[in-house]
Molecule: RNase P RNA; transfer RNA
Organism: Chloroflexota bacterium
RNA sequence: CAAGCAAACCGGGUGGCCGCGUGCGGAAGGUUCGUACGAGGAAAGUCCGAGCUCCAUAGAGCAGGGUGCUGGGUAACACCCAGUGGGGGCGACCCCAAGGAAAGUGCCACAGAAACAUACCGCCGAUUCACAUCGGUAAGGUUGAAAUGGUGAGGUAAGAGCUCACCGGCAGUCGGGUGAUCGACUGGCCGCGGUAAACCCCAUCUGGAGCAAGACCACGUAGGAAGGCGCGAUGUCCUUGCGACGUCUAAGGGUUGCUCGCCUGAGUCCUUCGGGUAAGGUCGCUGGAGCCGGCGAGAGAUCGUCGGCGUAGAUAGAUGGUCACCACCGCACGGGUCGUGAGGCCGGUGCGGAACAGAACUCGGCUUAUGGUUUGCUUGGACU
RNA sequence: GGGCGAUUAGCUCAGGCGGCUAGAGCGCUGCGUUGACAUCGCAGAGGUCACUGGUUCAAGUCCAGUAUCGCCCA
Repeated sequence: CAAGCAAACCGGGUGGCCGCGUGCGGAAGGUUCGUACGAGGAAAGUCCGAGCUCCAUAGAGCAGGGUGCUGGGUAACACCCAGUGGGGGCGACCCCAAGGAAAGUGCCACAGAAACAUACCGCCGAUUCACAUCGGUAAGGUUGAAAUGGUGAGGUAAGAGCUCACCGGCAGUCGGGUGAUCGACUGGCCGCGGUAAACCCCAUCUGGAGCAAGACCACGUAGGAAGGCGCGAUGUCCUUGCGACGUCUAAGGGUUGCUCGCCUGAGUCCUUCGGGUAAGGUCGCUGGAGCCGGCGAGAGAUCGUCGGCGUAGAUAGAUGGUCACCACCGCACGGGUCGUGAGGCCGGUGCGGAACAGAACUCGGCUUAUGGUUUGCUUGGACU
Repeated sequence: GGGCGAUUAGCUCAGGCGGCUAGAGCGCUGCGUUGACAUCGCAGAGGUCACUGGUUCAAGUCCAGUAUCGCCCA
C1' cells in the first nucleotide's frame, strides 16, 4: 500500500434573524410577551418477549400455536453470556431451526434388477449333449442425490466381517466434567438407507383482545321501525295494586376456537335496520425492569451498593429554514520541518461534501436501512 | 397507531401432501377462409413463479427476511 476480520465510538457545535409545539409566569381575554425544554441509533419492520387496560382474581379439559445441544443471566423471551458438537475460510475469524428415523404412517420423480425387502447382467455348484431349470452369492457391471461400512490381505466351489490389520460407526465399562460431552479399554456388534423448515412422538411454555385497549363528561346504551325468546317460583312492606324492593331459576346473552365452569338474566333482554359531525372534550400520557458515574462480586452476560440527574408528549399531528464562524472528511495547489531513504509530522489557500431516516401508551431484544472515525488483528505485495 | 391478507404470461386466474418440459381463458403474431372485414379454422410467440437467503437429492409449493399493493378496527 492492497484485500479483509473483529470491537468501540460519533451521527456536528456556537451565535444572529424568521417560524412551530408544550410547561411555567405576566398582560389581556382565547390572543400576545418573556422564559425553559423540544426525535433516533435505528423513532422503521411489527418479528419475539413483557408491563398496563378490559373480559372471572384468569379457572379445568381438548384442539391449536411457540420453543428444542448444555450450563448460567433476566421481569420475560425465539434475546444475551460462557461452553460442547458440527460446518466454512490459507488466516484473523465467522455460521448452525443442533431432541427423536431401533413407536407408527407417508414420500423418495426419472433412471435402475432393486429406493427397504429386492437377484437384471455376471460368478459358482447341481441336473442336462445343449438350451434351460433349481440353488448359492452383494466381490464385479449398469442407474441414481442416495445401493446394504471403506481399503488391503487371508479364506472359499464362487463369495460374504467369514477371519485379520488400519480407518469409520454403534453399544458397554471405567475415568474427567454440574452438564452437553471428551479420553481410554472391550465387543465383529456393522443388525437398523434418506427425509421430522412431511404428518407425528417426546420434553417444555402458552387464556383472549389490544391505548382506535379502556374510564369519565357532553346530546346518543337516547327516542324510533321490524323480527325473536321468555313472562315461572318465592320472601318482605303497605297505599292491597298484574304495586315497590329483594332472592332463586328458565329462554337468551357474555366469557374473541370448542366443551365445562363462571357471570348476567323475569326484560336497562337478543338480532337487524335506522338515528351524526364538532375529524366533540378530559383522562389514560409519560418517573420507568429509567439514565450517568464510582466502588465491589463474577470468566462473562449481569447483579449489589453509594452518589448525582430531571431530558418530547402532539391529536391531521410541533421539533424547521437561512446566514456567519468553528470543527470533520475528500480533492487540487504550494510551504516548513524530521529522516540516508521509502516516507512521517505541522500549519496555509481554493473548491466540494455530510448518509439512513423522523416519536404517537411504555419498556427489553431481534431484524432491516445507513455516512464516518479510531483501535487491535490476518493474508499478500513493495521499499528501507 | 394497531390487526390481517395477496403477489404465477400483456389482463383475469388454476397449480391437492415438493418431482419429469409450469398450464387455462381473453388478448398478440403469422397462415387459411372472404371481393374486403368480422366470425371461424390451423400454427406459433410470450414466464427472473415479486426479490434475497436457507432446508432438501430436488422449491412456484416448505421456512426466514425484504419490497409493493389491498382490507379491517374509534